RNA sequence: GGAGUAGGCGAGGUGGUUGCUCCUUCUUCUCUUCGUGAGAAAGAAGGGGAGGAAAGUCCGAACUCCUAAGGGCAGGAUGGUCGCUAACAGCGACUCUGAGCGAUCGGAGGAAAGUGCCACAGACAGUCUACCGCCCUGUGAGUUAUCUCUCAGGGUAAGGGUGAAAGGGUGAGGUAAGAGCUCACCGCUCUGAUGGUGACAUCAGGGGCAUGGCAAACCCCAUCCGGAGCAAGACCAAAUUAGCCCCAUGGUGAGAUGGCCCGUCUCGAGGGGUGGGUAGGUCGCUUGACCUCUUGAGCAAUCGAGGGGUUAGAUAAAUAACCACCCCCGCCAAAAUUCAGCGGGAACAGAAUUCGGCUUACGUCCUGCUCCAGCC
Numbered sequence: 001g002g003a004g005u006a007g008g009c010g011a012g013g014u015g016g017u018u019g020c021u022c023c024u025u026c027u028u029c030u031c032u033u034c035g036u037g038a039g040a041a042a043g044a045a046g047g048g049g050a051g052g053a054a055a056g057u058c059c060g061a062a063c064u065c066c067u068a069a070g071g072g073c074a075g076g077a078u079g080g081u082c083g084c085u086a087a088c089a090g091c092g093a094c095u096c097u098g099a100g101c102g103a104u105c106g107g108a109g110g111a112a113a114g115u116g117c118c119a120c121a122g123a124c125a126g127u128c129u130a131c132c133g134c135c136c137u138g139u140g141a142g143u144u145a146u147c148u149c150u151c152a153g154g155g156u157a158a159g160g161g162u163g164a165a166a167g168g169g170u171g172a173g174g175u176a177a178g179a180g181c182u183c184a185c186c187g188c189u190c191u192g193a194u195g196g197u198g199a200c201a202u203c204a205g206g207g208g209c210a211u212g213g214c215a216a217a218c219c220c221c222a223u224c225c226g227g228a229g230c231a232a233g234a235c236c237a238a239a240u241u242a243g244c245c246c247c248a249u250g251g252u253g254a255g256a257u258g259g260c261c262c263g264u265c266u267c268g269a270g271g272g273g274u275g276g277g278u279a280g281g282u283c284g285c286u287u288g289a290c291c292u293c294u295u296g297a298g299c300a301a302u303c304g305a306g307g308g309g310u311u312a313g314a315u316a317a318a319u320a321a322c323c324a325c326c327c328c329c330g331c332c333a334a335a336a337u338u339c340a341g342c343g344g345g346a347a348c349a350g351a352a353u354u355c356g357g358c359u360u361a362c363g364u365c366c367u368g369c370u371c372c373a374g375c376c
Stems, first nucleotide, its partner, number of pairs: 001372008009363001012326007020049009029039003051348001055359002058357005063229004070262004075225005080094005095108005109220002114218002116214003131160002133156006140149003168186006187209001188207008233283004243274005253267004288310001290309008327345005
């Protein structure tokens, strides 16, 4: 100087005055079943008041209802191994593989169950076939000979070409020329031993093995999976048709929150359209798989034990305004510094049931560790 990776903070701090909102306590007042119970209200004191992503709504749950409980099919999701977790497509470690000098980063079931696709180019992309070639035999011509050319037959797939990919690779031998034809090594596959929980690794031996890729193509294998969602849902108050039309109508039936079947439960019901009323209040609503410190186990993710803390709860949506000082930035402003003055407070961006993740947007902010190159 460049690069990789992990984490932190979130642009103001302090004090004062005024304002908004929630909670607790007290007082006043009202009601009252006369228990200090309830309360629309008023006042006082004390305490709290947006984020690391609150965003996306992608994944998983808690919780609520269907619901008093089951099985199966179809369908969907995930996909190396082993762990963590409430769970997950998340996290940790490890294995194999690809990229990189490296720190590191990316990928991951099965192609020998079957079906399907690989355009164009190319002889050939399943087998067979051979465009340019190489070799052998024969015929004809040229020719001193060797040899060259044409035609016919046979052999070949090592070389060239086309292509993303040409049917294992390199080397040697062998051959008329070639070819796993043979051999060595590598690749592939089978068996065994050792190590490992395992994915796998190492070693030894057998086999010339012959068709590559695509499953984010259909498919196969393994594991898992009810639905809807705080606008869930519960309660209170008020008002309003005890409306009209169509279909269907009784147990061989109707209904029961993705589809279908079986089963179970409830039942004299049900489905669709239209018209009218209400859409007000309270709860859910913030004590949580919560945060933090010490300690033990574990490579780690995480788990156990002990101590401490309580951090928004609005409902058209609250958390703001002013002043002073300090801090930071800029101007004045000139070579620099100091003093005074003026202006500003950095990016992405605002809760709405809660939580664990992932993804995205960020500031040329801060810190740790690591790698590469150069110099001293």
A computed fold for a 376-nucleotide RNA from a Candidatus Aminicenantaceae bacterium, annotated as Bacterial RNase P class A. It is recorded under the gene name rnpB. It matches the Rfam family "Bacterial RNase P class A". It is annotated as a ribozyme. Rfam links the family to the GO terms dimeric ribonuclease P complex, ribonuclease P activity and tRNA processing.